[in-house]
RNA sequence: CAGUCCGAUUGGCACACCUUGGGUAACCAAGGGUCGCAAAGCCUCCGGUCCAGUUCAGUCUGGAUAGCGGGGUUGCAUAC
Numbered sequence: 001c002a003g004u005c006c007g008a009u010u011g012g013c014a015c016a017c018c019u020u021g022g023g024u025a026a027c028c029a030a031g032g033g034u035c036g037c038a039a040a041g042c043c044u045c046c047g048g049u050c051c052a053g054u055u056c057a058g059u060c061u062g063g064a065u066a067g068c069g070g071g072g073u074u075g076c077a078u079a080c
Stems, first nucleotide, its partner, number of pairs: 012037002017032006035067001041073003045070003048065006
């Protein structure tokens, strides 16, 4: 110096809930808040769950959830 493992430090994000606004809804945005998170940064490709319409029928179509998992991609720090 590089790699691996592992703890720590500096920081980061922000569950529930409340207020305002958007949306038929799930839910989203801003502010407050701080359960937790080593990717709780980003992406709906796969599965799950939720919403709306539809169908004899999760049948079909559209939407939501990335803090439900899998996967893809990018990134901080790292003592002994």
Molecule: c-di-GMP-I riboswitch aptamer
Organism: Betaproteobacteria bacterium